RNA sequence: UUCUUAUCAAGAGAGAUGGAGGGAUUGGCCCUAUGAAGUCUCAGCAACCAGUCUAAGGCAUGGUGCUAAUUCCAAGUGCGAGAUUCGCAAAAGAUGAGAA
Numbered sequence: 001u002u003c004u005u006a007u008c009a010a011g012a013g014a015g016a017u018g019g020a021g022g023g024a025u026u027g028g029c030c031c032u033a034u035g036a037a038g039u040c041u042c043a044g045c046a047a048c049c050a051g052u053c054u055a056a057g058g059c060a061u062g063g064u065g066c067u068a069a070u071u072c073c074a075a076g077u078g079c080g081a082g083a084u085u086c087g088c089a090a091a092a093g094a095u096g097a098g099a100a
Base pairs, nucleotide, nucleotide: 001100002099003098004097005096006095007094008093013042014041015040016039017038021031022030023029025075026074027073028072043067044066045065048063049062050061051059052058053057071092077089078088079087080086081085
């Protein structure tokens, strides 16, 4: 990188550093000098894999992941309702596990 598969309505931030971006992409709409991204420290959430426990389930020890907004909303497609919008699915994306 590609493929398969599960999940995505819940949950959880402070400090230091840094100095203008960030929320995947496009459009929208937001966040941001009352300090963005990144990095570090500490903390927390969760329970995918491993581990463990009299095993439903719990723990949070190890491996990831995550800690604005439903994956922030929508997105050349399909289906259904209906009146120009709504719902569901798909697609896309993210994360885990497995495979090539």
The prediction has a mean pLDDT of 82. A computed fold for a 100-nucleotide RNA, annotated as SAM riboswitch aptamer (S box leader). The sequence was found by an Rfam model in a public genome assembly. Its Rfam family is "SAM riboswitch aptamer (S box leader)". Rfam's curators write: The SAM riboswitch is found upstream of a number of genes which code for proteins involved in methionine or cysteine biosynthesis in Gram-positive bacteria.